[in-house]
RNA sequence: AACUGAAAAAGCCACACUUGUCGAAAGGCAGGGUCGGAAAACCACGGGUCUUGUUUCUAAAAGCAUCAAAGACAGCCGAGUUGCUUAU
Numbered sequence: 001a002a003c004u005g006a007a008a009a010a011g012c013c014a015c016a017c018u019u020g021u022c023g024a025a026a027g028g029c030a031g032g033g034u035c036g037g038a039a040a041a042c043c044a045c046g047g048g049u050c051u052u053g054u055u056u057c058u059a060a061a062a063g064c065a066u067c068a069a070a071g072a073c074a075g076c077c078g079a080g081u082u083g084c085u086u087a088u
Base pairs, nucleotide, nucleotide: 005085012037013036017032018031019030020029021028022027035075041081042080045078046077047076048073049072050071051070052069056065057063
């Protein structure tokens, strides 16, 4: 330096659920929690999944539908960047 690995050691993150909070919502943030993870670190470039207040329709409300658009998910997959350790 490379490969390999939840073999070992040192550690790390934190599913579901829950409390508070932001949001129209999906969902995010913080605390508790600990299903799992060798990148479950970062990143929205590609694919995929999810949300719909706003616009349009309707006399209005409710509601259905439509159109484009905006937003979210990195613990869905791939790509890119970076990191700890080392039985080989």
The RNA shown here (c-di-GMP-I riboswitch aptamer) has 88 nucleotides and comes from a Thermodesulfobacteriota bacterium. The organism belongs to Thermodesulfobacteriota, within Bacteria. Model confidence (mean pLDDT): 75 of 100.